The RNA shown here (Bacterial RNase P class A) has 374 nucleotides and comes from an Acidobacteriota bacterium. Of the family's consensus pairs, 95% are formed in the model. Rfam family: Bacterial RNase P class A. It is annotated as a ribozyme. The organism belongs to Acidobacteriota, within Bacteria. It was read from a public genome assembly, where an Rfam model found it.

[in-house]
Formats: sequence, C1' cells, structure tokens
RNA sequence: CGAGUCGUUCAGACGGUCGCCGGCUCCUCCGGGAGCGGGAGGAAAGUCCGAACUCCAGAAGGCAGUGCGCUGGGUAACGCCCAGUCCGGGUGACCGGAAGGAAAGUGCCACAGAAAACAGACCGCCUCUCCCUUCGGGGAGCGGUAAGGGUGAAAAGGUGCGGUAAGAGCGCACCGCCUGGGCAGUGAUGUCCAGGGCACGGUAAACCCCGCAUGGAGCAAGACCAAAUAGGGAAGCGCCCGAGGGCCGCCUGUCCGAGCUUCCGGGUAGGUCGCUCGACCCGUCGGGCAACCGGCGGGCUAGAUGCAUGACCGUCACCCCGCCGCGGGCGACCGCGCCGGGGAACAGAAUUCGGCUUACGAGCGGCUCGGACC
Repeated sequence: CGAGUCGUUCAGACGGUCGCCGGCUCCUCCGGGAGCGGGAGGAAAGUCCGAACUCCAGAAGGCAGUGCGCUGGGUAACGCCCAGUCCGGGUGACCGGAAGGAAAGUGCCACAGAAAACAGACCGCCUCUCCCUUCGGGGAGCGGUAAGGGUGAAAAGGUGCGGUAAGAGCGCACCGCCUGGGCAGUGAUGUCCAGGGCACGGUAAACCCCGCAUGGAGCAAGACCAAAUAGGGAAGCGCCCGAGGGCCGCCUGUCCGAGCUUCCGGGUAGGUCGCUCGACCCGUCGGGCAACCGGCGGGCUAGAUGCAUGACCGUCACCCCGCCGCGGGCGACCGCGCCGGGGAACAGAAUUCGGCUUACGAGCGGCUCGGACC
C1' cells in the first nucleotide's frame, strides 16, 4: 500500500430570518394576541418473538394441540444475550450451526444400479471338471469370492502387513466403534487404561418417544361523563265534559286533535381518563471472564389525534476530486496547510418496555493475510 475481519462512536455545531404542534402565565373587541418553556431514532421501520397493563374465560388436575430442544449462566420473560462444548467453513483474523432420541415401535430411501437393509455376483478374480489350442492361451459348466471396476446422496468399518486357489476381522498393528473403569470439569465434554473382531446404513424441517413451557383477545384493550332523534319503563293528566298543537308575543276567534308532561335506565355522537416516572437515563464505585447484578450521587427526557418537530442564508467542522506549498522518511510513501469545485445517507413516535431482523452515511481502534513497490 492492497484485500479482509472484529469492535466501537457520532448521526453535524453556532448565529440570523421565516414558519409548525402541545404546555403554563397574562391580555382580549372572544376572532385572537404577547411572554416563558418544551418538541423523534439508532433504527421511531418490519410487527417476527417475549413481557407489563386491560378485558373475557377458567376450582384443582389431566388429555389433545402448539412451541422450544448441546452445557452452564443472565433476565420480569423470551425463540434473546453471555461464556463454553462439539460439528462445519476459511491460509488466517474470524465466521456459522433447526446441535435430545434411529439397540421402543411404524414408515420411507427417487433416479441409476445386479443388489438399498433378514444385503447383494453385472463386469472382474480364483480352485475344480470338460472341450479346443498355433502351447501364449481361449471357451463351457458346478462352485468360491465383497479385494478391484462400475451405479448411487448412501454399497454393510478404514489404512497397511500377513494369510489364501482367489478372497474375507480370517489373523495382527494403528485409527474408528462398542463395553467397563480411572482422572479433569458444576456440566456439555475431554483425556487415559483395559477388554471385545465389530455387533448398530441413512432419514425424527416422517409419524413417533423423552424433557420443558403453554388459556384467548388486544390501547380500535378498557374505565368514566354524556346531547339531539328514535325506541323501553314508571307516575300524573287527558281522549268530544277534550290535555296538547298551528295561525310570529297576549286576548278573542278559528282549525287540527289522541295523546301530552315529568322522572328513570340502556346506548350513539362528542368529551375525559388510560398516557407517559419507567424492569427509565447519566456518572461513579464494587462483584463477575462476560451477559448482568448491587451501592451511592444526579436528572426528568414528545404525548399529538388527520396527526407538529421544517425551510433558507452565513461561518466553522467532516468526506471526495484537482492544483500548489511545507515537513518527515534511504525509499515506496505518509502527515499538515492554502485555493477552486462537489458531497453529506436511511428514515418520522401514536399504550409502554426487553430483544431480533431489515435499511443506511461518516469517523476511530484492534487483529489477519498478501505484495511484483521500498
């Protein structure tokens, strides 16, 4: 210098002008105005998990269903996090894992292949018998053989030596496997020793078995206040001895006329609460490898309801490109500065937290690999 890997921080700052949405106080001609103070994120997103909270259901317990599944720890809880184990990937830093049980039972194993789980002779190899022979060998048959070839995702332990007619755990050594035991570890597991020729193919994101967990719906939850109209209930008055209503207020008159008045309760519109002080944030100290936990001190940090938090200008800071200058270094190169031009992402709370996932700009640091340049 290039390529990579892991972690971490920020999410522009200040000033000016014009705006947007709540809160408090004051003024008002009730239309509003003035002052003070507040106003998005690391993901506010996807709504994928887990909770708080609320309502509904429910004695307890069990079954079914569903979810999770190496070990230990963290947590209110989790399918999350941390630390490990084992397996896998990468030269490496490092990364990934849907990681219980296949000797409880049942099922399945496409295509290819002779054979796919009570294994299996297609080619090949070999003994024996017979036939032919140019004496090298060739052919047929009864058998043996899982070493070699070939098929397949997978062919019934692997490598080597011995052995054999050829072969074969048939025998032996090492590796693997099984059984028993010692040691280390809380444990997953690791390691060592002894014994056994080896019994047990794969598949549980097939049924299933084992262990653990598990009611449902969601702030449009839910609670309270409460018009108009219609309908319900009760009481009183009235139905030609006529309540009540129309003819702008009253009287008279006239017309209509079977309902009218009051109260109660449910519910709608609308309003209020739920609503933001909370498993909260910052600093520091202590415990722990860590996740995290605890002590002390400090802080208050959006709560709208068609949905506000923005725009422009200037200066500075950051990044990129170009030119120039200075400094460091043997050098490849590196650092700093001036000027000109350009860039500055993803995205917008709506009950609230803890996670996961996805989107995205810039800076800083650790580590790894490579170099044909020095």